[in-house]
RNA sequence: AAGCCGAAAAGGCAAACCGAUCGCGAGGUCGGGACGCAAAGCCAUGGGACUCCCUCGGGAGUUUGCCAGGCCGCCGAA
Numbered sequence: 001a002a003g004c005c006g007a008a009a010a011g012g013c014a015a016a017c018c019g020a021u022c023g024c025g026a027g028g029u030c031g032g033g034a035c036g037c038a039a040a041g042c043c044a045u046g047g048g049a050c051u052c053c054c055u056c057g058g059g060a061g062u063u064u065g066c067c068a069g070g071c072c073g074c075c076g077a078a
Stems, first nucleotide, its partner, number of pairs: 012037002017032006035065001041071003045068003048063007
């Protein structure tokens, strides 16, 4: 000097709800607001849940803050 472990602190995100706006809808975006989150950062790839359409087993969508998988990743006392 680098690495591992790791307390505190700093910094980050933002559920419900409210307002505006977009969408047939599930829901999205912006502002307010904080229930929570160490990947609550990113990706609809697999499953789940949900919505719309129809010729009813198909089509088009939403959700990553439901789970799995993939990619990337901040701080650091003893």
c-di-GMP-I riboswitch aptamer from a Planctomycetaceae bacterium, 78 nucleotides, folded computationally.
The model forms 100% of the base pairs in the Rfam consensus.
The prediction has a mean pLDDT of 84.
The organism belongs to Planctomycetaceae, within Bacteria.